This is a predicted structure of a 76-nucleotide RNA (c-di-GMP-I riboswitch aptamer) from a Campylobacteraceae bacterium. The source organism's lineage runs through Bacteria, Pseudomonadati, Epsilonproteobacteria, Campylobacterales and Campylobacteraceae. The sequence was found by an Rfam model in a public genome assembly. It matches the Rfam family "c-di-GMP-I riboswitch aptamer". Rfam's curators write: GEMM was predicted in a large-scale screen for bacterial structured RNA regulatory elements.
[in-house]
RNA sequence: GUAUGAAAAAGCCAAACCCGUCGCGAGGCGGGGACGGAAAGCCAACGGGGCUCACGUAGUCGGCCGGGUUGCCGCA
Numbered sequence: 001g002u003a004u005g006a007a008a009a010a011g012c013c014a015a016a017c018c019c020g021u022c023g024c025g026a027g028g029c030g031g032g033g034a035c036g037g038a039a040a041g042c043c044a045a046c047g048g049g050g051c052u053c054a055c056g057u058a059g060u061c062g063g064c065c066g067g068g069u070u071g072c073c074g075c076a
Stems, first nucleotide, its partner, number of pairs: 002076001004074002012037002017032006035063001041069003046066003049061004
């Protein structure tokens, strides 16, 4: 550098739901909580798709998919 995730270790993230808070809303953030995750890190001004609205030169989802980019451990 490339391929890969069977077993293992060190750790990491945190769906639903509940509480608080912001937002018209989708939803965001904080706390609790774990269904899951090997990129469930990041990119929505990369493409597709879902969703919302005050329908506009507007928003939202990266835990929907592809793509891009960075990265831990094991293994070949």